[in-house]
RNA sequence: CCGUAGCUCAGUUGGAUAGAGUGACGGACUUCGAAUCCGAAGGUCGUAGGUUCGACUCCUACCG
Numbered sequence: 001c002c003g004u005a006g007c008u009c010a011g012u013u014g015g016a017u018a019g020a021g022u023g024a025c026g027g028a029c030u031u032c033g034a035a036u037c038c039g040a041a042g043g044u045c046g047u048a049g050g051u052u053c054g055a056c057u058c059c060u061a062c063c064g
Stems, first nucleotide, its partner, number of pairs: 002064002006022004015053001025039004046062005
């Protein structure tokens, strides 16, 4: 210094429902596949505390 979806990453002067790409899955298309298009799903934001009306975001410890 880093840890956020299976993978690659964004998101932090604290603000209300946490996102993108990709992958996998379902559908359309196709003789079948690939490609393309559409859809839905998928996250205890490394763990545990603290501060605060409110924490992915600030502080402390720990783990890797």
Predicted 3D model of a 64-nucleotide RNA (transfer RNA) from a bovine gut metagenome. The RNAcentral record of the sequence draws on MGnify.